[in-house]
RNA sequence: CCUGCGGGAGAGUCCGGCUGACCGGCCAACAAACUUGACGGUCCGAGCCGGCGCCGAAGGAGCAACCGCCCCGGAAACUCUCAGGCACCAGGACCGCAGG
Numbered sequence: 001c002c003u004g005c006g007g008g009a010g011a012g013u014c015c016g017g018c019u020g021a022c023c024g025g026c027c028a029a030c031a032a033a034c035u036u037g038a039c040g041g042u043c044c045g046a047g048c049c050g051g052c053g054c055c056g057a058a059g060g061a062g063c064a065a066c067c068g069c070c071c072c073g074g075a076a077a078c079u080c081u082c083a084g085g086c087a088c089c090a091g092g093a094c095c096g097c098a099g100g
Base pairs, nucleotide, nucleotide: 001100002099003098004097005096006095007094012052014051015050016049017048018047019046020043021042022041023040024039027037028036029035053086054085055084059082060080061079062078066074067073068072
């Protein structure tokens, strides 16, 4: 340095729009229909877009204690949030064990 296993925090189940699925009838069409259309509701359990707020422990960047081979370099869990993230899942610095 790599692989496997285990542990592993923080912050919105935010708002709106479009699509999708399901349900509804004192609606419309129709001979009728689990048919079609419009409307209403439910679902982040599904996808995309926009807006505001928030988080820091992938990555990235900045300052610096400190260190070194000291003209110059290496440097954080500090700082910034570009990226990433804000129910679950996933990810996850870091720690432990095993192996190469």